[in-house]
Predicted 3D model of a 478-nucleotide part of an RNA (small-subunit ribosomal RNA, 3' major domain) from an invertebrate metagenome.

Context: one part of a larger RNA
């Protein structure tokens, strides 16, 4: 110079205080440790591992066990030989894979010898293969401290030197932001801003979107003619900068206040500095040394990866009247669709079948939004709360749903009366309730990614708790 201190002054964060809603305690789902197994494949490991990789394990995936099988090999390149274009369909035998038969086909140039380009045989080594090990040999990537405001340079001063100044100081910001001061003067990566969304007006264009007046027609509806006002869509542009006004202030700024859709960073994103932790990952890929090479490669059917005395994480559902049932009534955004989305209609209590129209979509369709509001019942109870668990009976995907799928109906009706030490999460269109798209994907979400509807409380303040900034002091530490 750091680092670190139950030193010291100053700042700030849902850090705490102030408030809402949870976890923790039932059940189930889900993920991890242990246990078990032939095998329950591997990897994450305080925060920063555990609904994580996995945006989706019944075969396949699939690495893992046990069987059966194959060795120049499932993939690749080159040689050699004799065969046939390829390539397609049917048997037979097997648990498949492998085996074996059979049917049909005859490429493209051609000096007609042949050559090129595939197949599948046989052989031959050069080599192919490894999701084998080592993230303590790498690259790439990625978290983390933290979107915290810090890290650093150059010349110049100053110290013998390590090294110090600048970056400290006095205000001020969200900010090393800015201003005043100063042996320092500038300069660079980080802040901001420049990007995308959102919130107000204009202009421009008018389909598939919209319907204000005009005319038509309907049981009804922009349904038709019409129309370019509105609402919308999407391109251009305007707007906000403390720009004006008061107070204070040298000054940078701070408080009010006007106007105005928006006020001092409007709001939300996306952006992650030098660096830390031998942090993650060799199983995304990519790579160096190792090690295998009739196996640690490969194939092929079954099992596992779904196993349960228990223990932890993360989640859904509930325990009820601010409710639960039943009947009527409204109003969303984002999106998704040709191997798909399906209207209507008949069928069934349904899940869904069955016929059939539209739509490659602002045109048709998924599509019913549901908390809500109106009426009606229940009347406090382990209940018309709750719905696990279990029996029967189906749908449906899909060679195939037993090991292991989702849904549908009838019956069944467990624990559960608000949860102990401890503990998370949020400061506004936020929590918190309510639904609805969407990736993955034949099926298979309570996760995950995204839209919107209703839509709160409380913030006194920085004495503790945690984590960070900066000065400064101590120091047997580096």
């Nucleotide at each position: 110079u750091g680092a670190c201190g139950g030193g010291g002054a100053c700042c700030c964060g849902c850090a705490c205080a102030a408030g809402c809603a949870g976890c923790g305690g039932a059940g189930c789902a889900u993920g991890u440790g242990g246990u078990u197994u032939a095998a329950u494949u591997c990897g994450a490991a305080g925060c920063a591992a555990c609904g994580c990789g996995a945006a989706g394990a019944a075969c396949c995936u699939u690495a893992c066990c046990a069987a059966a099988u194959c060795u120049u090999g499932a993939c690749a390149u080159c040689c050699u030989a004799a065969u046939g274009a390829u390539c397609a369909u049917c048997g037979c035998u097997u648990a498949a894979u492998c085996g074996u038969g059979a049917u049909u086909u005859u490429g493209c140039c051609u000096u007609c010898g042949g050559g090129c380009a595939c197949a599948a045989u046989a052989g031959u080594g050069a080599c192919a293969g490894g999701u084998g090990g080592u993230g303590c040999a790498u690259g790439g990537u990625u978290g983390u401290c933290g979107u915290c405001a810090g890290c650093u340079c150059g010349u110049g001063u100053c110290g013998u030197g390590a090294g110090a100044u600048g970056u400290u100081g006095g205000g001020u910001u969200a900010a090393g932001u800015c201003c005043c001061g100063c042996a320092a003067c500038g300069a660079g990566c980080g802040c901001a801003a420049c990007c995308c969304u959102u919130g107000u007006c204009c202009u421009u264009a008018g389909u598939u979107g919209c319907u204000a007046g005009c005319a038509g027609g309907u049981a009804a509806u922009g349904c038709u003619g019409a129309g370019a006002a509105c609402u919308c869509u999407a391109a251009g542009g305007a707007g906000a900068c403390u720009g004006c006004c008061u107070a204070c202030g040298c000054a940078a700024g701070u408080a009010g206040g006007a106007g105005g859709a928006a006020g001092g960073u409007g709001a939300g994103g996306a952006u992650g500095a030098c660096g830390u932790c031998a942090a993650a990952u060799c199983a995304u890929c990519a790579u160096g040394g190792c090690c295998c090479u009739u196996a640690c490669g490969a194939c092929c059917a079954g099992g596992g990866c779904u196993a349960g005395a228990c223990a932890c994480g993360u989640g859904c559902u509930a325990c009820a009247a601010u409710g639960g049932c039943c009947g009527g009534u409204a109003c969303a955004a984002u999106g998704g669709g040709u191997u798909g989305c399906u209207a209507a209609c008949u069928u069934g209590c349904g899940a869904a079948a069955g016929u059939a129209u539209g739509c490659u979509a602002a045109u048709c369709u998924c599509a019913a939004a549901a908390a809500a509001c109106c009426g009606g019942u229940c009347u406090c109870a382990g209940u018309u709360c709750g719905g696990a668990u279990a029996g029967g009976a189906g749908u449906c995907u899909g060679c195939a749903a037993c090991u292991c799928g989702a849904c549908u109906c009838c019956u069944u009706g467990a624990a559960g009366u608000u949860g102990g030490a401890a503990u998370c999460g949020c400061u506004a269109g936020u929590a918190a309730u309510c639904g609805u798209g969407g990736a993955u994907c034949a099926g298979a979400a309570u996760g995950c990614c995204a839209c919107g509807g209703u839509g709160a409380a409380u913030a006194c303040g920085u004495u503790c708790c945690c984590g960070g900034g900066c000065c400064u002091u101590g120091u047997a530490c580096a």
Notes
Its mean pLDDT, the model's own confidence on a scale to 100, is 84.